[in-house]
RNA sequence: GCAGAGUAGGCUUGCGCGCGUUAAGUGCUUAUCGGACGGGGAGUUGCCGGUAGGACGAAGGAAGAGGUUCCGCGGUGUGCAGGCCGCAUCCCGCUGC
Numbered sequence: 001g002c003a004g005a006g007u008a009g010g011c012u013u014g015c016g017c018g019c020g021u022u023a024a025g026u027g028c029u030u031a032u033c034g035g036a037c038g039g040g041g042a043g044u045u046g047c048c049g050g051u052a053g054g055a056c057g058a059a060g061g062a063a064g065a066g067g068u069u070c071c072g073c074g075g076u077g078u079g080c081a082g083g084c085c086g087c088a089u090c091c092c093g094c095u096g097c
Stems, first nucleotide, its partner, number of pairs: 001097004009085010019074003028054008039092004060071004
């Protein structure tokens, strides 16, 4: 000098366990607070989360005397496994040549 690896996190598929269907959650948005961001350092107008608001918005059905159960539905939560993307950026480092 050239090439490459690796993070948090995000997306997705399968299986399991839940929640909602009396509408929470998801998604959008405002304010505020906090957190994380390759091995080391710095770190945003980007990312994630908490709290308080705002706008939008839905798929129920069957069986049973009943507790409930079953089939659905939700840009639903979560665990495990697989796949994909991926340090915002800067400096140094690591591996190969």
A computed fold for a 97-nucleotide RNA from a mouse gut metagenome, annotated as THF (Tetrahydrofolate) riboswitch aptamer. The coordinates come from a structure-prediction model, not an experiment, and the mean pLDDT is 77. Of the family's consensus pairs, 83% are formed in the model. The sequence is in RNAcentral, with records from MGnify.